This is a predicted structure of a 72-nucleotide RNA (transfer RNA) from a Caldifarciminota bacterium.
Lineage of the source: Bacteria > Pseudomonadati > Caldifarciminota.
It matches the Rfam family "tRNA". The family's RNA type in Rfam is transfer RNA. Rfam links the family to the GO term triplet codon-amino acid adaptor activity.
Model confidence (mean pLDDT): 80 of 100.
RNAcentral records the identical sequence in 2 taxa.
[in-house]
RNA sequence: GGCCCCAUCGUCUAAUGGUCAGGACAUCACUCUUUCAAGGUGAAGAUACGGGUUCAAUUCCCGUUGGGGCUA
Numbered sequence: 001g002g003c004c005c006c007a008u009c010g011u012c013u014a015a016u017g018g019u020c021a022g023g024a025c026a027u028c029a030c031u032c033u034u035u036c037a038a039g040g041u042g043a044a045g046a047u048a049c050g051g052g053u054u055c056a057a058u059u060c061c062c063g064u065u066g067g068g069g070c071u072a
Stems, first nucleotide, its partner, number of pairs: 001071007010025004018055001027043005048064005
C1' cells in the first nucleotide's frame, strides 16, 4: 500500500428498518438493620463523527476517525 472485521450508558452485553434503545454489574437516593454488608424499591446514565436512502435508521449506503486481523 491492498483487503476484511469492529465501534451502543462507567464496564459488559441485547435490539426483523417501526413501543419511551432493553438487561446485568457498578453509582446515587430511600428502605431494612443497633451499625456495616447483604436484601427490597426507585433514579440517573449510551447508538464514535459527518452526510445519504427511507414515511421511519442502532440497523442499509458513502466518507472520516480510532482499534484489530490477513497479505505484499